Large-subunit ribosomal RNA, domain I from Streptococcus hyovaginalis DSM 12219, 542 nucleotides, folded computationally.
Its mean pLDDT, the model's own confidence on a scale to 100, is 85.
Rfam family: Bacterial large subunit ribosomal RNA.
Context: one part of a larger RNA
RNA sequence: GGCGCACGGUGGAUGCCUUGGCACUAGAAGCCGAAGAAGGACGUGACUAACGACGAAAUGCUUUGGGGAGCUGUAAGUAAGCGCUGAUCCAGAGAUGUCCGAAUGGGGGAACCCACUAGUUAAUGACUAGUAUCCAUAACUGUUAAGGUUAUGAGAAGGAAGACGCAGUGAACUGAAACAUCUAAGUAGCUGCAGGAAGAGAAAGCAAACGCGAUUGCCUUAGUAGCGGCGAGCGAAACGGCAGGAGGGCAAACCGAGAAGUUUACUUCUCGGGGUUGUAGGACUGUGACGUGGGACUUCAAAAUGAUAGAAGAAUGACCUGGGAAGGUCAGCCAAAGAGAGUAACAGCCUCGUAUUUAAAAUCGUUUUGAGCCCUAGCAGUAUCCUGAGUACGGCGAGACACGCGAAAUCUCGUCGGAAUCUGGGAGGACCAUCUCCCAACCCUAAAUACUCUCUAGUGACCGAUAGUGAACCAGUACCGUGAGGGAAAGGUGAAAAGCACCCCGGGAGGGGAGUGAAAUAGAACCUGAAACCGUGUGCCU
Numbered sequence: 001g002g003c004g005c006a007c008g009g010u011g012g013a014u015g016c017c018u019u020g021g022c023a024c025u026a027g028a029a030g031c032c033g034a035a036g037a038a039g040g041a042c043g044u045g046a047c048u049a050a051c052g053a054c055g056a057a058a059u060g061c062u063u064u065g066g067g068g069a070g071c072u073g074u075a076a077g078u079a080a081g082c083g084c085u086g087a088u089c090c091a092g093a094g095a096u097g098u099c100c101g102a103a104u105g106g107g108g109g110a111a112c113c114c115a116c117u118a119g120u121u122a123a124u125g126a127c128u129a130g131u132a133u134c135c136a137u138a139a140c141u142g143u144u145a146a147g148g149u150u151a152u153g154a155g156a157a158g159g160a161a162g163a164c165g166c167a168g169u170g171a172a173c174u175g176a177a178a179c180a181u182c183u184a185a186g187u188a189g190c191u192g193c194a195g196g197a198a199g200a201g202a203a204a205g206c207a208a209a210c211g212c213g214a215u216u217g218c219c220u221u222a223g224u225a226g227c228g229g230c231g232a233g234c235g236a237a238a239c240g241g242c243a244g245g246a247g248g249g250c251a252a253a254c255c256g257a258g259a260a261g262u263u264u265a266c267u268u269c270u271c272g273g274g275g276u277u278g279u280a281g282g283a284c285u286g287u288g289a290c291g292u293g294g295g296a297c298u299u300c301a302a303a304a305u306g307a308u309a310g311a312a313g314a315a316u317g318a319c320c321u322g323g324g325a326a327g328g329u330c331a332g333c334c335a336a337a338g339a340g341a342g343u344a345a346c347a348g349c350c351u352c353g354u355a356u357u358u359a360a361a362a363u364c365g366u367u368u369u370g371a372g373c374c375c376u377a378g379c380a381g382u383a384u385c386c387u388g389a390g391u392a393c394g395g396c397g398a399g400a401c402a403c404g405c406g407a408a409a410u411c412u413c414g415u416c417g418g419a420a421u422c423u424g425g426g427a428g429g430a431c432c433a434u435c436u437c438c439c440a441a442c443c444c445u446a447a448a449u450a451c452u453c454u455c456u457a458g459u460g461a462c463c464g465a466u467a468g469u470g471a472a473c474c475a476g477u478a479c480c481g482u483g484a485g486g487g488a489a490a491g492g493u494g495a496a497a498a499g500c501a502c503c504c505c506g507g508g509a510g511g512g513g514a515g516u517g518a519a520a521u522a523g524a525a526c527c528u529g530a531a532a533c534c535g536u537g538u539g540c541c542u
Stems, first nucleotide, its partner, number of pairs: 001541009015527001016492002020463002022460007029452002031159002039100003042055003046078002050074002052059001061094006070082003105114003115131007133156002135153007164195001165193005175182001179229001205212002216243004226234002247444003250388001254273009278422001280387004284381004293375003297372002300370009310358003316331005332349002334338001340352003393417008403429001424439005479486002499526001502513004
């Protein structure tokens, strides 16, 4: 030195575990903010660095309920206290709530600096209140103008959940095996505005039957009809089935009141009544009903029910093994409860629970009923009046429609022209006729649909510490970067600290005894403790 054997060190794989995650189900909730939010800074404790809690009334205050023996958070310790005259704790309502932040008296390098006005006060101090901008309304001033001043207003602003919605604007990589039309895609991004949903919505529709009857979503139609350098690709709709179901209000004609203008005869404006449709309807004229029905509204009342604390809640013992019984044996019991978790190994009957039953002073929600409020017939006549105008539509130029200019209807925008008025008008994929369907140029409208920052209850052929969130642990931390931003590693003693009194060696670290414990090769560098790597002893070979 090599090959074995035995025993170690190092290292932290593996096994087992789970405080944390992931995905989903059901129900709830879907907003907060000048009454100062979200998010922070700085403080508050007897000792207090951090986290959590709270705010100079500061580890808390008041009150109403619950609860019932201990309590002064994580978090040990000492001190000092509190509590059956009911503390700590849980829930409802309230008070306080420094400074920054939309930040709003002015300024500013956020958490700082500097003011003015009024009131209280002996006070130049101190305290309290107010003082930004825009919008709306009103008053005053001004010439009835422009402008200005003042007052009133839970008016607005800012945040979020990296979700869902509508709208404005709007790429490129890519694909077409290159690339330009095309595609990616009206996607990503940016912006505005919301709501608990949004948007759409009561036919100038779809159709071609014996027609249907707002919108929305799903299934189907169908990768069909089509579009397309007819390339790559893009890609419907109706019918049918299901979920859900709801329809209303104006403008106008006409009537009334008031105001303004002037040419004193009308016009215009405001308000009230009236009226709302396509087998046309309404005004108007005549006739006839005042009670019935409906509502998507709520300052109300009552009842029911639910949310935010809780309460009651059955039934087992002995022996054996063991450190420990929940294991084994024997003998019992409960069950509307044999879901689950914990307890020194595996517990229906030990603990917490579970089935079931039950409870609210206070605040809030839902439903029903009542009250209030709002709306509410028909018949006949058809002379006259009304029925949404720079609109419909056309030319030119674009965009959206599955549809790329095409035979290109339909919808929207720019620009230039520009109707009809019920004997009217639009559509049925150029256009015309016949026929059929419908009534534009005003508005509102639940439900079925989309999503989940969040709360409650639960589930998993989801993960188990290089996994699962980046984060099981004081993590968006440490650290990196001027900054935008990037972004970790790190879990496990034991059933219980019983965390090794005392003695010895040593300066200490550390170790040897002793003791605890089932175990200390479980001693905090702590469960198990693989491999690489490093040794000690010994057998054989050289």